[in-house]
Molecule: small-subunit ribosomal RNA
Organism: uncultured bacterium
RNA sequence: AGAGUUUGAUCCUGGCUCAGGAUGAACUUUGGCGGCGCACAUAAGACAUGCAAGUCGAACGAACUUAACCAAUUGUUUUACUUUUGGAGCGGUUAGUGGCGGACUGGUGAGUAACACGUAAGCAACCUGCCUAUCAGAGGGGAACAACAGUUAGAAAUGACUGCUAAUACCGCAUAUGCCAUGAAUAUCACAUGAUAUAAAUGGGAAAGGAGCAAUCCGCCGAUAGAUGGGCUUGCGUCUGAUUAGUUUGUUGGCGGGGUAACGGCCCACCAAGACUGCGAUCAGCAGCCGGCCUGAGAGGGCGGCCGGCCACAUUGGGACUGAGACACGGCCCAGACUCCUGCGGGAGGCAGCAGUGGGGAAUAUUGCACAAUGGGGGAAACCCUGAUGCAGCGACGCCGCGUGGGCGACGAAGCGCUCCGGCGCGUAAAGCCCUGUCAGCAGGGAAGAAAAAAGACAGUACCUGACCAAGAAGCCCCGGCUAACUACGUGCCAGCAGCCGCGGUAAUACGUAGGGGGCAAGCGUUAUCCGGAUUCACUGGGCGUAAAGGGAGCGCAGGCGGCACGGCAAGUCUGGUGUGAAAGCCCGGGGCCCAACCCCGGGACUGCAUUGGAAACUGCCGGGCUGGAGUGCCGGAGGGGUAAGCGGAAUUCCUGGUGUAGCGGUGAAAUGCGCAGAUAUCAGGAAGAACACCGGUGGCGGAGGCGGCUUACUGGACGGCAACUGACGCUGAGGCUCGAAAGCGUGGGGAGCAAACAGGAUUAGAUACCCUGGUAGUCCACGCCGUAAACGAUGAAUACCAGGUGUCGGCGGGCAGGGCCCGCCGGUGCCGCAGCUAACGCAGUAAGUAUUCCGCCUGGGGAGUACGUUCGCAAGAAUGAAACUCAAAGGAAUUGACAGGGACCCGCACAAGCGGUGGAGCAUGUGGUUUAAUCCGAAGCAACGCGAAGAACCUUACCAAGUCUUGACAUCCUCCUGAAUAAAGGGUAACGCCUUUAGGCCUUCGGGACAGGAGAGACAGGUGGUGCAUGGUUGUCGUCAGCUCGUGUCGUGAGAUGUUGGGUUAAGUCCCGCAACGAGCGCAACCCCUAUCUUUAGUAGCCAGCAGGCAAGGCUGGGCACUCUAGAGAGACUGCCGGGGAUAACCCGGAGGAAGGUGGGGAUGACGUCAAAUCAUCAUGCCCCUUAUGAUUUGGGCUACACACGUGCUACAAUGGCGUAAACAGAGGGAAGCGAGCCCGCGAGGGGGAGCAAAUCCCAAAAAUAACGUCCCAGUUCGGAUUGUAGUCUGCAACCCGACUACAUGAAGCUGGAAUCGCUAGUAAUCGCGGAUCAGAAUGCCGCGGUGAAUACGUUCCCGGGUCUUGUACACACCGCCCGUCA
Repeated sequence: AGAGUUUGAUCCUGGCUCAGGAUGAACUUUGGCGGCGCACAUAAGACAUGCAAGUCGAACGAACUUAACCAAUUGUUUUACUUUUGGAGCGGUUAGUGGCGGACUGGUGAGUAACACGUAAGCAACCUGCCUAUCAGAGGGGAACAACAGUUAGAAAUGACUGCUAAUACCGCAUAUGCCAUGAAUAUCACAUGAUAUAAAUGGGAAAGGAGCAAUCCGCCGAUAGAUGGGCUUGCGUCUGAUUAGUUUGUUGGCGGGGUAACGGCCCACCAAGACUGCGAUCAGCAGCCGGCCUGAGAGGGCGGCCGGCCACAUUGGGACUGAGACACGGCCCAGACUCCUGCGGGAGGCAGCAGUGGGGAAUAUUGCACAAUGGGGGAAACCCUGAUGCAGCGACGCCGCGUGGGCGACGAAGCGCUCCGGCGCGUAAAGCCCUGUCAGCAGGGAAGAAAAAAGACAGUACCUGACCAAGAAGCCCCGGCUAACUACGUGCCAGCAGCCGCGGUAAUACGUAGGGGGCAAGCGUUAUCCGGAUUCACUGGGCGUAAAGGGAGCGCAGGCGGCACGGCAAGUCUGGUGUGAAAGCCCGGGGCCCAACCCCGGGACUGCAUUGGAAACUGCCGGGCUGGAGUGCCGGAGGGGUAAGCGGAAUUCCUGGUGUAGCGGUGAAAUGCGCAGAUAUCAGGAAGAACACCGGUGGCGGAGGCGGCUUACUGGACGGCAACUGACGCUGAGGCUCGAAAGCGUGGGGAGCAAACAGGAUUAGAUACCCUGGUAGUCCACGCCGUAAACGAUGAAUACCAGGUGUCGGCGGGCAGGGCCCGCCGGUGCCGCAGCUAACGCAGUAAGUAUUCCGCCUGGGGAGUACGUUCGCAAGAAUGAAACUCAAAGGAAUUGACAGGGACCCGCACAAGCGGUGGAGCAUGUGGUUUAAUCCGAAGCAACGCGAAGAACCUUACCAAGUCUUGACAUCCUCCUGAAUAAAGGGUAACGCCUUUAGGCCUUCGGGACAGGAGAGACAGGUGGUGCAUGGUUGUCGUCAGCUCGUGUCGUGAGAUGUUGGGUUAAGUCCCGCAACGAGCGCAACCCCUAUCUUUAGUAGCCAGCAGGCAAGGCUGGGCACUCUAGAGAGACUGCCGGGGAUAACCCGGAGGAAGGUGGGGAUGACGUCAAAUCAUCAUGCCCCUUAUGAUUUGGGCUACACACGUGCUACAAUGGCGUAAACAGAGGGAAGCGAGCCCGCGAGGGGGAGCAAAUCCCAAAAAUAACGUCCCAGUUCGGAUUGUAGUCUGCAACCCGACUACAUGAAGCUGGAAUCGCUAGUAAUCGCGGAUCAGAAUGCCGCGGUGAAUACGUUCCCGGGUCUUGUACACACCGCCCGUCA
């Protein structure tokens, strides 16, 4: 000293939370010792029992007791001792009288907001026992009452009556230096009343004795002074609430009395009507106050337990008595409540003293010891009393100290935990060896505390010594971030954690446990409370345009603040002195307990108050001045400023009349409505009310609200000029008063238009709305209320200062060459902009800048401007204005995205323009659903659905049923046995497994080995089991869209921006230009492949082009490579050329040439990223799960099911066609377990047979559409071919479930397809056939190939998707968002 938390991120505002310290604490858990402290915070609730205030016999009488002594007497054998009785009485005890003390000490904090407390003063208005000092004195008498005795009442407590008696008890008399009262005088002093001293006179008033042989001592009385303790008065300070604004009748004062120690309405009579209060009276709530304690850098904030000072109280309330002192904690009286006793008549009691009890409570101790010390009361003293106090006990309640061991000790033991299985950690830790001995325990000694003798509760304590033993002594919290400390397992939004943010839904460092670690330590955590952090109530030290916050505006009382110069005063201010600021505490220094805590001594400080001397700058006050602030006067012009009266025209509506005819009106479209009874339209006339077009303007005026036709009257303010007058007269302004849009209210008018409510028509799922047709209050006037608005510049008023530029309104001055222009001043109103300010946006001489003064207001969001109370109002309502509860945010500005039924620009078969389809039919295929023993699994909008699957009869196969195996079908290692491996055959089985037979090897050092099989033991194998939300890899998609970024620089507090935006251009972030940017990267393009043209090289197909031969007429052969072609290398295209446009650019348009022209066509190529997109079943892989099974194997079945629904296709519905006949032209491929020619057989599928071909050679292979000819004649057909029957072919171990094909027969639906929807821009669509992969067989699918070969695109308004810029946003999981209300 800060940190966490609002956001995708940022800055700010702002609240919440945390880290620190503290406690009279409590709770959980744990607990070795000692020292010093502390300990009912709650029930000022109730209390059993004991103790806590007595003492003095040297005040007094009396009673009891008794030593020595005397007399008598008893016992023992005598001395001697002893018993008993009587006398005397030292001494002792003490109920009573009397004195002093019970007013201190001790307890508590209920009450009290007060002179209660604190502080500083005053008393000339006072008292003071005991104590100190001084002066004076004590003479002489008297009468009682207790005790006691007797009688007597009562249960008791307690009395009553009669009688006796003493005193330091009580009462007269005498005396009186002082004293008191009355009362003139003088001197000195003083703050008023006065005080002190002197002093004539008059009156009044004292006393007690006791002890001692005595000295003397202790007492007594009067007085003065001191000391101590108190009483009273005053200044200042002392909580919250105004949702408490008025309070008071002894109240405020006076006069006179009473009372008191004393002043005083303290009390009383009379008189006056005052007194307090916005500087907060009164009322209500809470509270003992302070020194101090805690915290804090301080200023402050909180607290007032222990210790100390003061106050108050003593069961509750009241009262006095005694006394120096009380209205009295352990006194009295009365009343109340409660408890106890009782003989029922009546009595007794007061723990907020110390212990203790029950109660309350989260919670707070022993019915201890001692008066040894300190202190107190009494006493002459000894001494007595003292639950004050000193000690002990209990309690980790706090603070402080100590210990639970130290050294060495690695093979880093065991164990536990983790592990990548190598190891790592606990860890020198342990063990072991060598030591030491604090504390506790045992034993011996043993204090100081008491100044000289005796006397020590604590205490056999502290302390010292000895012996013994590492022994008896460690826990608690935490480990996601804040905050120091991490792994494993368990759990699976469960159980739980949590101070805030937040963890937990199968890989949790956040839950629980363990290992490890961190922190503190006889404690540790939790809870509660306080301060801090919080500058988050801001004096120090905050704010108010948009975050909470400027009153709607003005006038103005109080208050606050106030111009220039001079003189004075000294209240504030500054400075010196003095007094005080108790002690303790705090700080510093020193000292004592071993140290520390603790204690002692000294110093400082106590920031304050009072008093006194001085200073005079500033503030203040007083005095007389000044003119700059303010105001007055004179002159002048501007203005929708206000009020009242009058006038005017346009328009609307209505009425009357004319013309005129069928509609008008209204809307997105309509309808309601009006109209043939004549509307709308139009003309003329009339009526009425309201509002004032153009001018008109970020123009004017006003304090704000607000003000707009014209004229007149009355009237307010501002401004300019002049500088005559006043002389600070000013600014602000709590309360207060006034004004105050619209709506609303009251009374009375008025009412054309408009128009809440209402009605109807539409819209809609609904439509109590938006739209339309009507329409009442109201809008207008007068008077009176209301008093609020986003009453906004969301910006209070005033003054001064601080760069400029440019408009405009009003006025004025100067200059000039004068339709006017230029320069300047004052006042208003705008814009831009510097400094400065601001979180930013922005403000910026009209400040949100720099300063001063005054007012108002704010202190997290919600609850709520609500409730209650009060005031105002006719009402509506306004003003003032909470709390419970709840959340961790709510907010401001700006940033990047995303979004918008926002804008601009652009692109894409996106729409449009076209062509052909799908959706309807039948079938194929995939999916959903359903079914099933199983119908294996995955894919799910685009971007799943002829997808994984380039091909499920068995196999595949993962699914189901049944059978079988258990180191296993597969990998590595070990032991033993066997000898191959393997092939063939047989038996058996549903099949595998199983059983049997036959054939059949290599190397060798001769041990064996390689290899294989069998048996066995485990390590392990195996899993298409789970998790694609743990992953790698791969893929889809936006999208072949033109974007995505970086470095440096610059700008911004920052997120970020710039670059990448802008002007053009492009298919393109393509290029050009501009520019605080300059460059670069990934993308685009190009480089690659195919294709279109040509050249060249080469020539087992091509051509006979040219030559020759030959024929079965086929380039067949020789020969050739020119052409086609093949496949290598090249050329070619680059806006290169011309014209125009454009900015002289990029580029665009047109043209030439060219096979091809503006990326020629096609392909490959997919940026940063998005979708927790897809895939654990291609593969790989973490973790979890199964292990005689979730593994392996076999047979059979299933994946092929079928009421349905969807996707993708095929074939069609026909004449641009079907069928038949005969004829023509491709490309690209494939072929050895293969393609298979010619030939023969079969209607055909195909069969037989086998030439040729590992292929530019042979084969598949027939291309088809097309063209030609013929036929059909619009029909469910010579269309269409489903379905079915029969008979076959082929593949294959095997076509039942479940293959394809053929022939014959059968001949279904379907006549062009609803809403909707798909593809395609040229060799494309459409149409036609051909090939290939997979494959034994099985394509309408997929991948390729060529043939024929169109139409259309005006254009970018709209739909979809995308890109760039921009605006808005309360979205950021980003509009499939957020969010409001109702209901459950």